RNA sequence: GCCCUGGUAGCUCAGCUGGAUAGAGCAGAGGACUUCUAAGCCUAAGGUCACAGGUUCGAAUCCUGUCCGGGGCA
Repeated sequence: GCCCUGGUAGCUCAGCUGGAUAGAGCAGAGGACUUCUAAGCCUAAGGUCACAGGUUCGAAUCCUGUCCGGGGCA
């Protein structure tokens, strides 16, 4: 330098072929339970979908460029 792949909540990830309000588990917060704690239970909160631009009525999803991680070739 070229090619492939990934970047979504604090962490690990799902999200198919563009369309309903962007989700799960764990962690953290509150509640209930308990003599107290833990486990289990209930509730709510938490997001610039890496960044910028484009296409589209509509983009996490498609296209282009850039940044960062992983792999391959030279």
Predicted 3D model of a 74-nucleotide RNA (transfer RNA) from a Candidatus Saccharimonadota bacterium. Its mean pLDDT, the model's own confidence on a scale to 100, is 80. Its Rfam family is "tRNA". By type it is a transfer RNA.